[in-house]
Molecule: RNase P RNA; transfer RNA
Organism: Draconibacterium orientale
RNA sequence: ACAACAGUUCGUUCUGUCGCUGCGCCGGAAGGCGUGGAGGAAAGUCGGGACAACACAGGGCGCCAUGCUUCCUAACGGGAAGGCUCCCGGUUUCAGGCCGGGAGACAGCCAGUGCCACAGAAAACAACUACCCGAAUGGGUAAAGGUGAAAACGCGGUGUAAGAGACCACGGUCCGGCCGGGUGACCGGCCGGAAGGGUAAACCUCAUGGGUUGAAAGACCAAGUAAACCGGCAGUUAAGGGUUGCCCGCCCAAUGCCGGAGGGUGGGUCGCUAAAGCCCGGCGGUGACGCCGGGCUCAGAUAAAUGACAGAUUAAAACAGAAUCCCGCUUACGGAACUGUUGUUUUU
RNA sequence: GGGAUGUUAGCUCAGUUGGUUUAGAGCGCUUGCUUGACAGGCAAGAGGUCAUCAGUUCGAAUCUGUUACAUCCCA
Numbered sequence: 001a002c003a004a005c006a007g008u009u010c011g012u013u014c015u016g017u018c019g020c021u022g023c024g025c026c027g028g029a030a031g032g033c034g035u036g037g038a039g040g041a042a043a044g045u046c047g048g049g050a051c052a053a054c055a056c057a058g059g060g061c062g063c064c065a066u067g068c069u070u071c072c073u074a075a076c077g078g079g080a081a082g083g084c085u086c087c088c089g090g091u092u093u094c095a096g097g098c099c100g101g102g103a104g105a106c107a108g109c110c111a112g113u114g115c116c117a118c119a120g121a122a123a124a125c126a127a128c129u130a131c132c133c134g135a136a137u138g139g140g141u142a143a144a145g146g147u148g149a150a151a152a153c154g155c156g157g158u159g160u161a162a163g164a165g166a167c168c169a170c171g172g173u174c175c176g177g178c179c180g181g182g183u184g185a186c187c188g189g190c191c192g193g194a195a196g197g198g199u200a201a202a203c204c205u206c207a208u209g210g211g212u213u214g215a216a217a218g219a220c221c222a223a224g225u226a227a228a229c230c231g232g233c234a235g236u237u238a239a240g241g242g243u244u245g246c247c248c249g250c251c252c253a254a255u256g257c258c259g260g261a262g263g264g265u266g267g268g269u270c271g272c273u274a275a276a277g278c279c280c281g282g283c284g285g286u287g288a289c290g291c292c293g294g295g296c297u298c299a300g301a302u303a304a305a306u307g308a309c310a311g312a313u314u315a316a317a318a319c320a321g322a323a324u325c326c327c328g329c330u331u332a333c334g335g336a337a338c339u340g341u342u343g344u345u346u347u348u
Numbered sequence: 349g350g351g352a353u354g355u356u357a358g359c360u361c362a363g364u365u366g367g368u369u370u371a372g373a374g375c376g377c378u379u380g381c382u383u384g385a386c387a388g389g390c391a392a393g394a395g396g397u398c399a400u401c402a403g404u405u406c407g408a409a410u411c412u413g414u415u416a417c418a419u420c421c422c423a
Stems, first nucleotide, its partner, number of pairs: 001344010013312006020037007039319001043330002046328005051214004058248004063210005068082005083106001084104008107205002112203002114199003128145002130141004153171002156168003173194009218270004229260005240252004277296008349422007358375004377393006399415001401413003
């Protein structure tokens, strides 16, 4: 220097003409002037909240979600830091360990139950080939072979008829106790004990959380209509109806409730954008983030605006268009800049 | 704007809950036989990335997540 991969940031700008739209001002009106006018994802609607409503929310069961620790946050399944495990590369060992990089839905199969095809003797209290004792059709054993994704702690030795954690040294796993470090997950050491493969994105157990419904939520104003018709229930007690999946509970009462068949309206205002807001600086924190000070106001439509043309920047092309709002996650994306890793080439 | 369900052969559907052997059925398609020819009948055959991409697992159409598409409901 080039290429690949990963991460972070940016996501054209300015001028002129015409046009659309929210607001303000002027005007009797037509219209004129000023000012604001899409995104990093506005998307998917995946997670969490704000806000709103419910004959009010109280209890139990069920159901659903989450799942190492500490912290951040309004909250989260998001984020930060750490722990542990695994994978790759290097080095090294009998096992193990150390260094660098990466990944992890990472509570519990030592709570219980279930499942583990084919192969294999056996898939969890195993014995086919095999080894040994022996006269035996009996007995002992699990080292070696083989199957499999997975085979009953690893390796070396002692021991034995043959063998075996049966015993010993080293090493690994689990349980209990003590000591030390850490807020904690966890780590280190000592003592004692144990031997038992996997699967919880299998049922399940434990812990924590969740009332339901979403702006077509809802509030108000105006106008119009049928305070009508038909059927059923109920006469003051609990049949009925309503209420979140169920139960209890709670609520309803004759100008009632439920059902049927119809009539009217389909206009306006609010909710609606000043907010967990944005920018700059300082301080605290490893960091996510927090605190303080200063400055700013930045779309709000309802048939629904944000566009077109010309010029300049070498070129403006990618994904894509707000509809209650906010914080995350995921996905899409031409190109540019920066950082890191790897590879190739050149020069010193 | 909010929610629910689904995607398996050319078409219509099983299989998914409860993971493992080979993914099937009907219609359609192809070839052969039967007929003078056609229809019909008989026989044989082809045709599948189980929508996509990842993950869990020894093993995934099935379990979990993601994306894409389709259908339905809600004043």